[in-house]
Record summary:
A computed fold for a 1473-nucleotide RNA from a metagenome, annotated as small-subunit ribosomal RNA.

């Protein structure tokens, strides 16, 4: 210090998440030792039991208990036991009295201020303690204890009697005390001990110290969906009261006081030093330790006291628990332990007063759950250990493996050492020391340890007793195998898992930390994500619709004063602890401790005076006024105008009008529309008209008048900062809407009808009411937009156009210049980019408004406003990991432009109808094997299923197997015959020994046998793959290097102007070049030359039946080598280019025709059944063999073909002309037989020689005459031929007979641009046989193309986009289902609280008829107590409100949920922007 996550990618916005630190933690797994800390965060819930506050006999009367002593008595073992007496003994229960129980300890309920923090203040008290002054005389009367009696279960109480004091009460004394009318008056005490020196007490007063009370300033959580609160309330006078000021209380008077700088109310909360985090500023927290406060079962109250309204005191009320004899009583762990309960969760019913401190005491001493220790707990922090060295055969085992090895791993074992900690044994502290000062008469000696079997030291033995947890897809360090198969599961975020998971589970290995490690929860950080430091608001969330203006904030120039802010110094305080720095002590550290700095604050004081403030004075540059002009759809009211629509009246006139994509509804023969004349009425103002004008905005548009607001220019007379902004507030505010009353021509929600449509509650059409208009009153919202608040200043320009002024000019045209307003472009700058740019979104200042992820939601509730509609204000639960902005590349568009293609058009011929062939789907079946299935499957794999093929079915068989390698043994191989069987197979008999050499137990090959490794699989996965292939598409595209440009994705190049079949070429150009594609190179065909001349050829010569033979190479032909065509030439067009058009020559002309050749890529396209191959599955079977069957089924549907429907034809006869192929298990001639298929025959030919092999259409004749025919040939019957072990399922062909549908084919659809379509035949591959298919060959041989509007596909540019799986995209709403949270709701049940009233315990204060009464008394009484009563008041009650929580039949919307329904609203012109 950052990282992940929105996208195909990018930048920015923005949220979510992670890495860090921390904790009084909890949970899971694990766990050796020690030190130091810490340990009910929840129920301020209830508590059994024990302990936590006593002490003083040196205050007192005393003696219940124990001990001792003395005496007496009894027993006797004569020194012991028992009893008694004695309080002058040690001691001491209970009691009187004193001091202390107000400290210490606990808890955080309440409390938002009677609190706390900090700084101050004056009107106070203060036991014990310290200092000082003075005093302590002399009397009296009681009451406990005790004794007697009484009541009660108990707690306890009552009556009578005795008694002491440091208990109580007078008297005396009396100031420096108190009161005072200033004359005076009033007020005290206590003794005890003693070593006799004194000590400790007591009383009064003053001072101090300590502690406490009170007051003030400032600070101290959230909510305005809490805006008004307050009657003792605010103040005064007087009185009372208090320790003390004070409405603290009361009487009277006044009417104040608080509040937007947030009163009141509600919710939450003890506050602080500090703790955690953070760079800091901050944020969160307030355990332990320390200061303050509050509380002590809940509520109230006082008493005592120096101090309390009192945790372990009292009284009362209430709830709860316990005891009870039922009449009454007792209790308060938020002290220490402990129990139950609650909870995720928090310890021992321990030891000791040794230390520190506290209470009492003269002291000894006693008490002390404060405290010091121990116990439990890895709860945290810190430290140590679990060994060290060596050790390669790199052991075994595990895991992985490409089978070679790698890894675990020097790790282990082995060898050599060490002994911390734990263990055993022995020893064994300090903690209780010293110094200084003051006081004490001084010195000496002795004693006191809970912890503690401590720390620590020494010895002994032995590697011995001591390692886990989490993680390993990215963030984030660390990878493989197996299992699983969207299952089980993981997950902090993104996300993994659907058969090859580094993400699940296990294992091996690794990484990190380590006696711990992870998880969960929580806080801060990262988050500049509330921004003071340190953010924003044109489009991402965010400028109020606009103005006026209050408070507030901010504010021009000069001078002076002041010193509030500000600055500096001094000073007080800011507790300690903590934190920081630096020393010291525990072996180190944690921990403890010394010192220092800090504590940024507040107070007091001194000084300064620049700035701000305040006060005073002055100024004119801001602002305003006056005067002179000026433009304008600025506003209000009144008047009046023409065009047009509609309606009414009349004339002319006749059949339509209107409307639409097309129609219909509608109007019209009762006379429309059209046209002419007249009239009525309402609304709006054409042209002018302009990114022109005016206005604050909304808004304003014919003309005239009246009234009126603002702006601008000029001038420089006046005022003298009067200014800017503006929370609340007030006003204005389009359209629609509402109320009342008018008005109503046109238009037109609703509504009606007609269309469209699957539907059409729409778009279109015909009608049509509110409304639109006017007056008055409401509403108060808009994409009220420049999506841009107002004001001021500054910062390059250029060009328009509106309205003023000035200078110059011939006062014309104009030029220059200066204001205001309004537009375009653009520099710097800014911006995420787009863009803005003197009219800023630049640079700055001031003020206001607003934002803080998306949804829920501008919604609910509450409040305010409104007649209503609704507006304003404005959440939460829940849910998601995004939502959103700008720009980029693609893709897409029922967007645009340009261009191409048998794409359309123009033509020719088909398919779709029939019959048949063939393939597919479907169905059927034991099986109908499998695959291909939009284009890009369907005469496809299959260039050919009777058996075989064959993968399918049925049946019968085999088991190292039909096939490969290795091992053992034997034998050559092999053949023949007979039997069984459907065959595979099996049984038996017989024959038989070859090849090589190194001649052997030899080798090769083959057969059989043995054993296990293994074979085998057309089983699965083409979505694990290779290879091959289809398609876009033979479309013209696809990219790279360097450079430039942009924050970037990217762009540029490749776009543009031309041109081309072409990213083909040229020109231009921040690009320059290059690669894969295009083209060319290759094959073939078309012309020629040359070479060669058999099996081919034959002009000339000879010859023959015949190129048959001699001969020839001229010709044809064959097949080698060359040439030829390149826009090369000419003309025109074009930009002097590329190129195009035309022409010449030429066999051929503009890539001549055809083929092969297929860029980057797309379709998870096809193929695991050609082959290969990973993984999985199978192994007496999913392998192998055999026979038979099936792949050939058949209500049906589709594709591809063949043959036809006929006369351009059929039939018969006759007669021509090809090319390219095949041929040895072959082609097969001649001849003969058969009507034919064919048979027979066997010449020739491994083929330019022989053969298949007669080409057909065509030509020449004859016949048929438009018909289901002399067309057509399906189907069926019969008879045959051929192939083949075998034609039944299931072959082809022949002959005779039979003679179906079909008379040119609906919607729709296919091919083809020239030697093409169409038509005609020929051959080949496959094969025993079996083509209408496929591939190839030639013969005959057309028509048409104006053209690119439209359909389809494609290319380039551009535009929009909410698409990127890319339009077969995305996506909205209702309904249905499930779940979740939430609003309303008749109500219901709680909590809190206001007001009014009733009530009134205990207590205090006041009053007082009554009763009682020791001290004193002047004998009257005073004083006191009880009782009664009044006031205040807790609990409680009644009534009525407010508020909050829970719940509620039913109901409203909302959210979420792989595959529901209906439509298609939005995104493209989204098909009605």
């Nucleotide at each position: 210090a950052g990282a992940g996550u929105u996208u195909g990618a990018u930048c920015a916005u923005g949220g979510c998440u992670c890495a860090g630190a921390u904790u009084g933690a909890a949970c899971g797994c694990u766990g050796g030792c020690g030190g130091c800390a810490c340990g009910c965060u929840u129920a301020a819930c209830a508590c059994a039991u024990g302990c936590a506050a006593g002490u003083c006999g040196a205050g007192c009367g005393g003696a219940a208990a124990c001990g001792g002593c003395a005496c007496c008595u009894a027993g006797c073992u004569u020194g012991c036991u028992a009893g008694g007496u004695g309080g002058a003994c040690g001691u001491c229960g209970a009691g009187c009295g004193g001091c202390g129980g107000a400290c210490g300890g606990g808890u955080g309920a309440g409390u938002a201020a009677u609190g706390c923090a900090u700084a101050g203040g004056a009107a106070u008290c203060u036991g014990c303690c310290c200092c000082a002054a003075a005093g302590c005389g002399g009397g009296g009367g009681a009451c406990a204890a005790c004794c007697c009696g009484a009541g009660g279960a108990a707690a306890c109480u009552c009556g009578g009697g005795c008694u002491a004091a440091u208990a109580c009460c007078g008297c005396a004394u009396a100031a420096u005390a108190c009161c005072u009318u200033c004359g005076g008056g009033u007020c005290a005490a206590a003794g005890c001990c003693u070593u006799c020196g004194g000590g400790c007490a007591c009383u009064u007063u003053g001072g101090g110290a300590u502690g406490a009370g009170c007051c003030u300033g400032u600070g101290u959580u959230a909510g305005a969906u809490u805006a008004g609160c307050u009657a003792g309330u605010u103040g005064g006078u007087g009185a009372g009261g208090u320790a003390a000021a004070g409405g603290c209380u009361c009487a009277c008077c006044a009417a104040g006081g608080c509040a937007a700088c947030g009163a009141u109310c509600u919710a939450u909360a003890g506050c602080u030093g500090g703790u955690c985090u953070g760079a800091g500023a901050g944020g969160a927290c307030g355990a332990u330790c320390a200061g303050c406060c509050a509380c002590a079962c809940u509520g109230g109250a006082a008493c005592u006291g120096a101090g309390a309204c009192a945790c372990g005191g009292u009284c009362c009320a209430g709830a709860c628990u316990c005891c009870u004899a039922c009449g009454g009583g007792a209790g308060g762990c938020a002290g220490c332990a402990g129990u139950g309960g609650g909870g995720a969760a928090u310890a021992u019913u321990g030891g000791a007063c040794a230390a520190u401190g506290g209470g009492g005491g003269c002291a000894a001493c006693c008490c002390u759950g404060a405290u010091c220790c121990a116990g439990c707990g890895a709860u945290g922090c810190c430290g140590c250990g679990u060994g060290u060295g060596u050790g390669a055969a790199g052991a075994a085992g595990g895991c992985c493996u490409u089978c070679g090895g790698g890894u675990u791993g020097u790790a282990a074992a082995g060898c050599a050492c060490u002994u911390u900690c734990a263990g055993u044994a022995g020893g064994g502290a300090g903690g209780a020391g010293g110094c200084g000062u003051a006081c004490u008469u001084u010195g000496u000696a002795c004693g006191u340890g809970a912890c503690g079997u401590u720390a620590c030291c020494u010895a002994c033995a032995g590697a011995a007793g001591a390692a886990g947890c989490a993680c390993c897809g990215g963030c984030u360090a660390a990878c493989u195998c197996u299992g699983u198969g969207c299952c089980a599961g993981c997950a902090g975020c993104c996300g993994c898992g659907g058969u090859a998971a580094u993400a699940c589970a296990g294992a091996g290995g690794g990484u990190g930390c380590a006696a711990g490690c992870g998880u969960u929860a929580a806080u801060c950080g990262g988050a500049u994500u509330g921004a003071c430091u340190g953010g924003g608001c044109g489009u991402a969330a965010a400028g109020g619709g606009c103005g006026c203006g209050u408070a507030g904030g901010c504010g021009g120039a000069c001078u002076a004063a002041u010193a509030a802010g500000u600055u500096a110094g001094a000073u007080g305080u800011a507790a300690a602890a903590g934190a920081c720095a630096u020393g010291g002590g525990c072996u180190c550290a944690a921990c403890c401790u010394g010192u220092g700095a800090u504590c940024u604050g507040c107070g007091u004081u001194u000084a300064a005076u620049a700035c701000u403030g305040u006060u005073a004075g002055u100024c004119u540059a801001g602002a305003g006024u006056g005067c002179a002009g000026u433009a304008g759809a600025g506003g209000a009211c009144a008047g009046a105008g023409g065009a047009a629509u509609u309606c009414c009246c009349g004339g002319u006139g006749u059949a339509g009008c209107a409307g639409u994509g097309a129609a219909a509804u509608g109007c019209g023969u009762a006379g429309a529309u059209a046209u002419c004349g007249g009239g009525a009425g309402g609304a709006a103002c054409a042209c002018c008209a302009g990114u022109u004008g005016c206005g604050a905005a909304g808004g304003c548009g014919a003309c005239u008048g009246u009234c009126u607001g603002g702006g601008c220019u000029g001038u420089a007379a006046c005022u003298g900062a009067c200014g800017c902004u503006g929370a609340g507030g007030c006003g204005c505010g389009a359209a629609a809407g509402c109320g009342u009353g008018g008005g109503g021509a046109g238009c037109a929600a609703a509504c009606a009808g007609g269309a469209u449509u699957a539907g059409a509650u729409a778009c279109c059409c015909u009608g049509g009411u509110a409304g639109u208009c006017c007056a008055c009153g409401c509403c108060g919202u808009a994409a009220a937009c420049g999506a841009u608040g107002a004001a001021u200043a500054c910062u390059a320009g250029c060009c328009g156009a509106c309205u003023g002024g000035g200078u110059c000019g011939u006062u014309u045209a104009g030029a220059c210049u200066u204001g205001g307003g309004u537009g375009g472009c653009g520099a710097a700058g800014c911006u995420a980019a787009c863009g803005c740019a003197u009219u800023a979104a630049g640079u700055a200042u001031u003020c206001c408004g607003c934002c803080u992820g998306g949804g829920g939601a501008g919604u609910a509730c509450g409040g305010u406003c409104g007649c209503a509609a609704g507006a304003c204000u404005a959440a939460a639960a829940c849910u998601c990991a995004a939502a959103g902005g700008a720009a980029u590349u693609g893709a897409c568009g029922g967007g645009g432009g340009c261009c191409c293609g048998c794409a359309c058009a123009a033509g020719c011929g088909g398919u779709g109808g029939a019959g048949c062939a063939u393939g597919u789907g479907g169905u059927u079946u034991a099986a109908u094997u499998c695959g291909a299935u939009g284009a890009u499957a369907c005469g496809c794999g299959a260039a050919g299923a009777a058996c075989c093929u064959u993968a399918c079915c049925u049946a019968c068989c085999c088991a190292u197997g039909a096939c490969a390698u290795u091992u053992u043994a034997a034998g050559a191989a092999u053949g023949a015959c007979a039997g069984a069987g459907a065959a595979a197979u099996u049984u038996g008999u017989c024959a038989g020994u070859g090849c090589c050499u190194u001649u052997a137990u030899g080798g090769a090959a083959c057969u059989u046998u043995u054993a296990a490794a293994c074979a085998g699989g057309u089983g699965c996965u083409g979505c694990a793959u290779g290879g091959c292939u289809g398609u876009c598409g033979u479309c013209a595209g696809c990219u790279c290097g360097u450079g430039u440009u942009g924050u970037g994705a990217g762009a540029u190049g490749u776009u543009g102007g031309g041109u081309u079949a072409a990213g083909u070429c040229c020109c231009g150009u921040a690009a320059c070049g290059a690669g894969c594609g295009c083209a060319a190179c290759c094959c073939u065909u078309g012309c020629a030359a040359u070479c060669a001349g058999u099996u081919g050829c034959c002009a000339u010569c000879a010859u023959u039946a015949a190129g048959u033979u001699g001969g020839g190479g001229a010709c044809u032909c064959u097949g080698g080598u060359u040439g030829g065509a390149c826009u090369g030439c000419c003309g025109g067009u074009g930009a002097u280019a590329a190129a195009c058009c035309g022409g010449a020559g030429g066999a051929g002309g503009g890539u001549g025709g055809g083929g092969a050749c297929g860029a980057c890529g797309u379709c998870a396209a096809g193929u695991c059944a050609u082959c290969a191959u990973g993984g999985c599955c199978u192994u007496u079977a999913u392998g192998g063999g055999u026979a038979g069957g099936g792949c050939c089924a058949c209500a049906c549907a589709c594709g591809u073909g063949c043959u036809a429907c006929a006369a351009u034809g059929g039939g018969c006869g006759u007669u021509a002309c090809a090319g390219a192929g095949g041929g040895a298990a072959g082609c097969u001639a001649a001849g003969c037989c058969g009507a034919g298929a064919g048979g027979u025959g066997g010449a020739g030919c491994a083929a330019a020689u022989c053969u298949c092999a007669c080409a057909a259409a065509g030509g020449c004749g004859c016949u048929c005459g438009u018909a289901g025919u002399c067309c057509g040939g399906a189907u069926u019957g019969a008879a045959g031929u051929c192939u083949g072990c075998a034609a039944c399922u299931c072959g082809a062909c022949u002959u005779c007979a039979u003679g179906a549908a079909g008379u040119u084919g609906g919607a729709a659809u296919c091919g083809c641009u020239a030697g093409u379509a169409a038509u005609c035949g020929u051959g080949a591959a496959u094969g025993a046989g079996a083509a209408u298919g496929u591939c190839a060959c030639g013969g005959u041989g057309a028509a048409u193309a104006c053209g690119u509007u439209c359909c389809c596909g494609g290319g380039c540019c551009u535009u929009g986009u909410a698409c990127a799986c890319a339009c077969c995209g995305c996506c909205c709403g209702u309904c249905a289902c499930a779940c979740c949270a939430u609003g309303g709701a008749a109500g219901u049940g709680g909590g809190u609280u206001g007001u009014a009233c009733c009530a009134g315990a205990a207590g205090u204060a006041g009053g007082u008829a009554g009763u009682c009464u020791a001290a004193c008394u002047u004998c009257g009484g005073a004083g006191g107590a009880c009782g009664c009563u009044u006031a205040c008041c807790a609990c409680g009650g009644u009534a009525u409100g407010a508020u909050u929580c829970a719940u509620g039949a039913c109901u409203g919307g909302g959210g979420u949920g792989a595959a529901g329904u209906c439509g298609u609203a939005a995104c493209a012109a989204g098909g009605u922007a």

It matches the Rfam family "Bacterial small subunit ribosomal RNA".